c-di-GMP-I riboswitch aptamer from a Pseudomonadota bacterium, 85 nucleotides, folded computationally. NCBI's taxonomy places the organism under Bacteria, Pseudomonadati, Pseudomonadota.
[in-house]
RNA sequence: ACCCGAUAAAGGUUACUUCGUUCGAAAGGCGAAGGCGCAAAGUCCCGGUCUAAAGGCGCGAGCCCAUGACGGCGGGAUUGCCCGG
Numbered sequence: 001a002c003c004c005g006a007u008a009a010a011g012g013u014u015a016c017u018u019c020g021u022u023c024g025a026a027a028g029g030c031g032a033a034g035g036c037g038c039a040a041a042g043u044c045c046c047g048g049u050c051u052a053a054a055g056g057c058g059c060g061a062g063c064c065c066a067u068g069a070c071g072g073c074g075g076g077a078u079u080g081c082c083c084g085g
């Protein structure tokens, strides 16, 4: 330098469930406990999904819409810890 890997260390992340929340219009976020998992389940981009406050349309019921969110859904780019070879 390159390749493979997830047994160990230090850590990271965390589906799902419960409780809390003087965060949020909602989707969702945050905190605690339990707990299946993940070696890129880090970051960014595109697609996808959810919500629909404001705004628009409608006589009305309602409909549209992301500037709000999510990925443990798909694809791409890029960076990186450790053991071993």
Stems, first nucleotide, its partner, number of pairs: 003085002005082001012038002016034006023028001036072001042078006048070003055064003